RNA sequence: GGCCCCAUAGUCUAAGGGUCAGGACACCGGUCUUUCAAGCCGGGGGUGGGGGUUCGAGUCCCCCUGGGGCCA
Numbered sequence: 001g002g003c004c005c006c007a008u009a010g011u012c013u014a015a016g017g018g019u020c021a022g023g024a025c026a027c028c029g030g031u032c033u034u035u036c037a038a039g040c041c042g043g044g045g046g047u048g049g050g051g052g053u054u055c056g057a058g059u060c061c062c063c064c065u066g067g068g069g070c071c072a
Stems, first nucleotide, its partner, number of pairs: 001071007010025004018055001027043005048064005
């Protein structure tokens, strides 16, 4: 330098172009317990950045950024 893959919450992970972006752990509150933990109930928090296509984009296209791999 070329090509390919990936990027969703603190972490991990789902989402055939279409309802409020779902789940687990963690966190916070409640309940239970003499207390803690576990269990149960509830809550907050997310699509790397910028453009484009579309009535509608996490999803499709382009560029950038970051990570990984292959080739040179």

Transfer RNA from an Armatimonadota bacterium, 72 nucleotides, folded computationally. Model confidence (mean pLDDT): 81 of 100. RNAcentral holds the sequence, with entries from ENA.